[in-house]
Context: one part of a larger RNA
Molecule: small-subunit ribosomal RNA, 3' major domain
Organism: Cyanobacteria bacterium QS_8_64_29
RNA sequence: UGACGGGGGCCCGCACAAGCGGUGGAGGAUGUGGUUUAAUUCGAUGCAACGCGAAGAACCUUACCAGGGCUUGACAUGCCGCGAACCUUGGGGAAACCCGAGGGUGCCUUCGGGAGCGCGGACACAGGUGGUGCAUGGCUGUCGUCAGCUCGUGUCGUGAGAUGUUGGGUUAAGUCCCGCAACGAGCGCAACCCUCAUCCCUAGUUGCCAGCAUUGGGUUGGGCACUCUAGGGAGACUGCCGGUGACAAACCGGAGGAAGGUGGGGAUGACGUCAAGUCAGCAUGCCCCUGAUGCUCUGGGCCACACACGUCCUACAAUGGCCGGGCCAAAGGGCAGCGAGCUCGCAAGAGUCAGCGAAUCCCAUAAACCCGGUCUCAGUUCAGAUUGCAGGCUGCAACUCGCCUGCAUGAAGGCGGAAUCGCUAGUAAUCGCCGAUCAGAAUGCGGCGGUGAAUUCGUUCCCGGGCCUUGUACA
Numbered sequence: 001u002g003a004c005g006g007g008g009g010c011c012c013g014c015a016c017a018a019g020c021g022g023u024g025g026a027g028g029a030u031g032u033g034g035u036u037u038a039a040u041u042c043g044a045u046g047c048a049a050c051g052c053g054a055a056g057a058a059c060c061u062u063a064c065c066a067g068g069g070c071u072u073g074a075c076a077u078g079c080c081g082c083g084a085a086c087c088u089u090g091g092g093g094a095a096a097c098c099c100g101a102g103g104g105u106g107c108c109u110u111c112g113g114g115a116g117c118g119c120g121g122a123c124a125c126a127g128g129u130g131g132u133g134c135a136u137g138g139c140u141g142u143c144g145u146c147a148g149c150u151c152g153u154g155u156c157g158u159g160a161g162a163u164g165u166u167g168g169g170u171u172a173a174g175u176c177c178c179g180c181a182a183c184g185a186g187c188g189c190a191a192c193c194c195u196c197a198u199c200c201c202u203a204g205u206u207g208c209c210a211g212c213a214u215u216g217g218g219u220u221g222g223g224c225a226c227u228c229u230a231g232g233g234a235g236a237c238u239g240c241c242g243g244u245g246a247c248a249a250a251c252c253g254g255a256g257g258a259a260g261g262u263g264g265g266g267a268u269g270a271c272g273u274c275a276a277g278u279c280a281g282c283a284u285g286c287c288c289c290u291g292a293u294g295c296u297c298u299g300g301g302c303c304a305c306a307c308a309c310g311u312c313c314u315a316c317a318a319u320g321g322c323c324g325g326g327c328c329a330a331a332g333g334g335c336a337g338c339g340a341g342c343u344c345g346c347a348a349g350a351g352u353c354a355g356c357g358a359a360u361c362c363c364a365u366a367a368a369c370c371c372g373g374u375c376u377c378a379g380u381u382c383a384g385a386u387u388g389c390a391g392g393c394u395g396c397a398a399c400u401c402g403c404c405u406g407c408a409u410g411a412a413g414g415c416g417g418a419a420u421c422g423c424u425a426g427u428a429a430u431c432g433c434c435g436a437u438c439a440g441a442a443u444g445c446g447g448c449g450g451u452g453a454a455u456u457c458g459u460u461c462c463c464g465g466g467c468c469u470u471g472u473a474c475a
Stems, first nucleotide, its partner, number of pairs: 001475002003472003007469007015459002019423005026314008034305002042053002064300007073125001077124002079121005086103007107114002127289002130287003136283002138278003141274001143272001148187006154163003167178003193266004198234007207224003212221002237260001240254005316416001320375007332363003337356002341352004382413001387408007429451007
């Protein structure tokens, strides 16, 4: 000087408390451990691994296993020879691949040849998801959006170092004010950026409809006021008033205002820590393989299953289930695409085909909700696992191993031990919608809106953190 303390002081944070809803019990989904296996590829492992890499494993992917094959190689550059490339087709084979048959003659040219592509050959070489993240770059997680981390000069100290950065107030903040052997400065904080909330201007189609005409329908004429869209601007600064305060910074209350003291949300992550994570995104040193640790194909595996854990979904019902009727979103996506309408089908879906590269058309009925009816507390008209049969779709192909529909079947489950998690407002809870990936395949992930709470006395205690101080046999 740090680190640490079941030392002290001050102060924060859904840290506790106050509240609401969960997890831990059940069934299922998914990841992991373990076990099994020819293989169940590899990585991630307290917080900060475990719906994580994976925004999507039937083949492919795929790195694993078994078997069939290749050896200048699936891929790059260079040399030589032959042939245009390419198209059609026969046989063998599980395919990879092997053995043939036919058609075909392009472009540039100094007529030698050349470019490009294919086949064959020799050699340099290719190739490796093989090892090392404790050799590395890059990127990332975490403490933590915590308020800290430093430097120059000066001063003090023999020196390590200190001072500044401590102190008194204040703040979300090393934020600001005052004081002070310090005076300044940098990286952080804040602001500048995006978005939402109010108003004005510009613009008026594909959007909108107040008045007029028309009508089943903003459908049409008409209009651009309103909504909206998307470009520009205004607006909020403790600016104003009162109080408190060191007359300061600031705090408390108020006015006006759509919004008030950082207006809500996002993006933004200091010096560093964990030899944290990643050699399997990529790059890369060194080591290793080279008729194989490279490459290719078929099939299998990554989907196994006595069990254990994490994260979720659905429930256990009456604030509910079922049936009928009625109303209201936002944000997205669409041409190898979204697909209206009509017809068929109980349905999944199929047939046909309009429109739309989309403020125009489509996905697309939002659901919870409201009204009426029914059920009457039961393992039930709750719950839906499991299983049988019959179908549909995608795809070369759904046996291992997809999703969906109908009929039948109807398991556990009656609110969950110890323990434990999230959340302070348009939040929790609850309800549906969309998207990426994607042929198909979400209860995951990312977004969007609808309905919409309870509670916070307070900082004694648990956890994490900041500042000052104290002790130390630790570095």